[in-house]
The prediction has a mean pLDDT of 77. Predicted 3D model of a 336-nucleotide RNA (Bacterial RNase P class A) from an Acidimicrobiia bacterium. Lineage of the source: Bacteria > Bacillati > Actinomycetota > Acidimicrobiia. RNAcentral holds the sequence, with entries from ENA. A source record names the gene rnpB. Its Rfam family is "Bacterial RNase P class A". It is annotated as a ribozyme. From the family's description: Ribonuclease P (RNase P) is a ubiquitous endoribonuclease, found in archaea, bacteria and eukarya as well as chloroplasts and mitochondria.
RNA sequence: CGAGCCCGGUAGACGGUCGCGGCGUCGCCGAACCGGUGACGUCGAGGAAAGUCCGGACUCCACAGGGCACGAUGCUGGCUAACGGCCAGGCGGGGCAACUCGACGGAAAGUGCAACAGAGAGCAGACCGCCGAUGGGCGCCUCAGGGCGUCACAGGCAAGGGUGAAACGGUGGUGUAAGAGACCACCAGCGUCGCAGGCGACUGCGGCGGAUCGGUAAACCCCAUCGGGAGCAAGACCAAGUGUGGACAGAGUGGACCCGCUCGAUACGUCCCAGGUAGGUCGCAUAGAUAGAUGACCGUUCACGACAGAAUCCGGCUUAUCGCCGGGCUCGCGCA
Numbered sequence: 001c002g003a004g005c006c007c008g009g010u011a012g013a014c015g016g017u018c019g020c021g022g023c024g025u026c027g028c029c030g031a032a033c034c035g036g037u038g039a040c041g042u043c044g045a046g047g048a049a050a051g052u053c054c055g056g057a058c059u060c061c062a063c064a065g066g067g068c069a070c071g072a073u074g075c076u077g078g079c080u081a082a083c084g085g086c087c088a089g090g091c092g093g094g095g096c097a098a099c100u101c102g103a104c105g106g107a108a109a110g111u112g113c114a115a116c117a118g119a120g121a122g123c124a125g126a127c128c129g130c131c132g133a134u135g136g137g138c139g140c141c142u143c144a145g146g147g148c149g150u151c152a153c154a155g156g157c158a159a160g161g162g163u164g165a166a167a168c169g170g171u172g173g174u175g176u177a178a179g180a181g182a183c184c185a186c187c188a189g190c191g192u193c194g195c196a197g198g199c200g201a202c203u204g205c206g207g208c209g210g211a212u213c214g215g216u217a218a219a220c221c222c223c224a225u226c227g228g229g230a231g232c233a234a235g236a237c238c239a240a241g242u243g244u245g246g247a248c249a250g251a252g253u254g255g256a257c258c259c260g261c262u263c264g265a266u267a268c269g270u271c272c273c274a275g276g277u278a279g280g281u282c283g284c285a286u287a288g289a290u291a292g293a294u295g296a297c298c299g300u301u302c303a304c305g306a307c308a309g310a311a312u313c314c315g316g317c318u319u320a321u322c323g324c325c326g327g328g329c330u331c332g333c334g335c336a
Stems, first nucleotide, its partner, number of pairs: 001332010012301007020044010046307001050318002053316005058231004070227005075089005090104001091102004105222002110220002112216002127161002129157003134154002136151006169187006188212001190209008235282004244274003247270002253265001255263002302305001
């Protein structure tokens, strides 16, 4: 200098004018501590306020215990109020490397799926190919038993080619008509045992055993762990009336054919209780409402400004984002 990896920061700055919302003080209106209005002071969006995907706080409802169903999670150790988050590590994939990605338990419980291509795709299979042992056809020879050659009809094989994401291990040898774990040695892989290291996931080394058929579980499923439901329009408090329910006492009205007693009904009254609608207050936050504020213009300046705006709060994840700045590291080239 070039290419790249990881982490962190910033999200125009300054000044002026006019506005908007919360709070405090003061003045005025006003009966008023409520309300209106003005002045001054002060505070007023984000790294994601977003998606509402996880976890929790908080609130109400439900709750003997167990199971089913449903959902989420799924290597190990730690952090945390908790988590599906974060940190460190193991294993596997990618990269020369810095580094990065992974729902990363189970396919000897069961069921299912695999387009196209291909002969064959889950009970494997034979298109090209290889062979001519065995049977057969033809020719020649014969000591008459058969032998040799040829064809590839029956047949044998799966080494090589070809298809595919995937075709029942790899290399070498033995063997054979040709071949093949058919057999043998080594390697890989699987299972199992031992030793060593590590808290652990796991790793290293060694012994033994069977020739050893896959993939897919963010397919159903199985196993383990966790989860009661609804969510601030949660919920709590106050509470108007020519509204609702109850209580109280007496007179009135009509009914039980008349009178008295008694019974029930209805309306009025007392304004005595109760629930609760409208409405209000809290919940509610050092931004913060219930029609919801955080804006506009001008000037100077720079690197010329992206994505986007709170609605109960907090911890995360994911997604969007013009640019700029800082730190650490890797690879390549050049110079000293």